[in-house]
Context: one part of a larger RNA
RNA sequence: CGUCUGUGAUUUGAGGGGUUCAUUCUCUAGUACGAGAGGACCGAGAAUGACGAACCUCUGGUGUUCCGGUUGUCACGUCAGUGGCAGCGCCGGGUAGCUAUGUUCGGAAGGGAUAAGCGCUGAAAGCAUCUAAGCGCCAAGCCCAUCCCAAGAUAAGAUCACAAUCCCCGCAAGGGGUGAAAGGUCCGGGUAGACCACCCGGUUGAUAGGCCAGAUAUGUAAGUGGGGUAACCCAUUGAGUUUACUGGUACUAAUGACCUUAA
Numbered sequence: 001c002g003u004c005u006g007u008g009a010u011u012u013g014a015g016g017g018g019u020u021c022a023u024u025c026u027c028u029a030g031u032a033c034g035a036g037a038g039g040a041c042c043g044a045g046a047a048u049g050a051c052g053a054a055c056c057u058c059u060g061g062u063g064u065u066c067c068g069g070u071u072g073u074c075a076c077g078u079c080a081g082u083g084g085c086a087g088c089g090c091c092g093g094g095u096a097g098c099u100a101u102g103u104u105c106g107g108a109a110g111g112g113a114u115a116a117g118c119g120c121u122g123a124a125a126g127c128a129u130c131u132a133a134g135c136g137c138c139a140a141g142c143c144c145a146u147c148c149c150a151a152g153a154u155a156a157g158a159u160c161a162c163a164a165u166c167c168c169c170g171c172a173a174g175g176g177g178u179g180a181a182a183g184g185u186c187c188g189g190g191u192a193g194a195c196c197a198c199c200c201g202g203u204u205g206a207u208a209g210g211c212c213a214g215a216u217a218u219g220u221a222a223g224u225g226g227g228g229u230a231a232c233c234c235a236u237u238g239a240g241u242u243u244a245c246u247g248g249u250a251c252u253a254a255u256g257a258c259c260u261u262a263a
Stems, first nucleotide, its partner, number of pairs: 001152001005163007015149004021049007033038001051106005059100004066093005071086006110144003117137004166177004182260004186202005207253003210249005217241002223236005
């Protein structure tokens, strides 16, 4: 821009894409079969592997925004306590998020038409013949089915809801005005994201930050008191601190305003 008024929402599915895997064990049954050795079809069930998708409850990884230990050196006048730098200085753990080696799920079942093949009835050709007319069975393959995308499918589909047919000039064409429904700019953001888009929220508000409480992580802070010559230990004390998590709370910021647009 189109889809022939505009707008919002919900959809149909032309068409396209993905998947379609394999193995083992148990029962049937040591049955049928077979002299024996051996050993089934059909059917039922339980697992496993590879592959794929989603997810983070568990097991782990990462986690330079959390906690602790520790070396050297510099600074805060000194002690103590902290901070800077040294690949996060090094080391031990670790929330959210992301993630696989972790978890869950999937390839199930069924239908249609067939291939090779197997048949029924049956003539040409008094017989025979699956075929010539007619009818059936049958594959991991084909078409459905199943999952995803999908009306620019220009043959541009469908349903529901909302807004309305205004004013001025003009014979008309056309020009000017108002600005409905609705959308956007803008602002706070994230389940989204390169940008855009998408999604949520914008005071009739918990959207982000702050604050409060909790969870989680770390592992017993500082100070003080006591013990020890000292290194250090004990008590206060599962203490102190705690990012991305959960709940609450308008304290701060989502202000003010504008734009597009109909007959």

A computed fold for a 263-nucleotide part of an RNA from a metagenome, annotated as large-subunit ribosomal RNA, domain VI.
RNAcentral holds the full RNA, with entries from SILVA.
The prediction has a mean pLDDT of 86.